[in-house]
């Protein structure tokens, strides 16, 4: 100069009218979406349910340290794969407890298999039948039960022996661990597959802000089952509350009311800058600073001006999306601008 790997940053500015929700007794003033407010996929405050209990069921997770309130987050590492590399991907416990599958094609698909071949015994019309060994050799497949030599045998074969790869296991050395190097030894090798069942470890009680407290207003009760129902949203223990013949717990049907407000509710695991400590994620200290709270839903509309982008100019264009208790997290949308490190190729001093 080119290919590329990976991380951040911003999501136009400022002024003027009108208009809206919030504060404020009024008026002025102030403060009014996001970087994902999205999906609602995880996790937590928080609020009820008994004080949230034991068991099973069921769900979720699954290398190691760490971080963080948790996590299916993050971060650093291990091991496993792709990459020339930067770097990127991985539910990454157990297949030597059981069980089930393994299309097509093959004899056989799992302590297995004789279709060709080889070996051999018996017969033979000399062409072959039969019957046994054999897993080397051909063939099939994604995948055929370790490779290479020798020996060994009728032919073969871990059958036996030397190396190697693999698996177990013992030590040692490195590292907090995962693990990793290394040396010994030991049958000879035990397919895949667990986001199939299942085993093992480790967590999980359920429902949500229409969660729930609380004022106001307004009503009419009747009929029918009924000895058991409920908290306890899978089951059973346990327990706790209300009923047991009623002026009666509950259930069902039919009729009447109500369709207001408050308060949750926004000051927080809270932004931002600075120091300090860790590779790192993150911590700690310490100034500041206040930043939507609406309930059918306010956060808009127009105008001039300056940046950016296209265009020679007239001129045009700027995306994805918009809270509804609230944090932290992933994921997925996103015109387009600027930026940091790093990698591989060439070129040049």
């Nucleotide at each position: 100069c080119a290919a590329g790997u990976u991380g951040g940053u911003c999501a136009g500015g400022u002024g003027g009218u009108c208009g809206c929700g919030c504060u404020c007794a009024a008026a002025a003033g102030g403060c009014g979406a996001g970087g994902a407010a999205a999906g609602u996929c995880c996790g937590u405050g928080c609020u009820g349910c008994a004080u949230a209990g034991g068991g099973u069921a069921c769900g979720a997770u699954g290398c190691u340290a760490g971080u963080g309130a948790a996590g299916a987050g993050c971060u650093a590492g291990g091991c496993g794969g792709g990459g020339u590399g930067a770097c990127c991907c991985g539910a990454c416990g157990g297949a030597a407890a059981g069980u089930g599958c393994c299309a097509c094609a093959g004899a056989g698909a799992g302590g297995a298999c004789a279709g060709u071949g080889c070996c051999u015994u018996a017969c033979u019309u000399c062409g072959g039948u039969a019957g046994g060994g054999u897993g080397a050799g051909g063939g099939u497949g994604a995948a055929a039960g370790g490779g290479u030599g020798c020996g060994g045998u009728a032919a073969g074969a871990g059958c036996g022996c030397a190396c190697c790869a693999g698996c177990g296991u013992u030590g040692u050395u490195g590292g907090u661990a995962a693990c990793a190097a290394c040396a010994g030894c030991g049958g000879c090798u035990c397919g895949g597959u667990a986001a199939a069942c299942c085993c093992c470890a480790u967590c999980g009680g359920c429902a949500g802000c229409a969660a729930g407290a609380c004022c106001a207003a307004g009503c009419a009760g009747a009929g029918g089952c009924g000895a058991g129902g409920g908290g306890c949203g899978g089951c059973c223990c346990g327990u706790c509350c209300c009923g047991u013949u009623a002026u009666c717990a509950g259930c069902c049907u039919c009729g009447g009311g109500u369709a207001g407000g408050u308060c949750g509710c926004u000051a927080g695991a809270g932004g931002u800058g600075c120091a300090g400590g860790g590779u790192g994620a993150c911590c700690u200290g310490u100034a500041u600073c206040c930043c939507a709270g609406a309930u059918a839903g306010a956060u808009g509309a127009c105008c001039a001006c300056c940046a950016c982008c296209c265009g020679c100019a007239a001129g045009g264009g700027g995306a994805c999306a918009g809270a509804a208790c609230a944090c932290g997290g992933c994921u997925u949308a996103u015109c387009g601008a600027c930026u940091g490190a790093c990698u591989u190729g060439g070129g040049c001093a």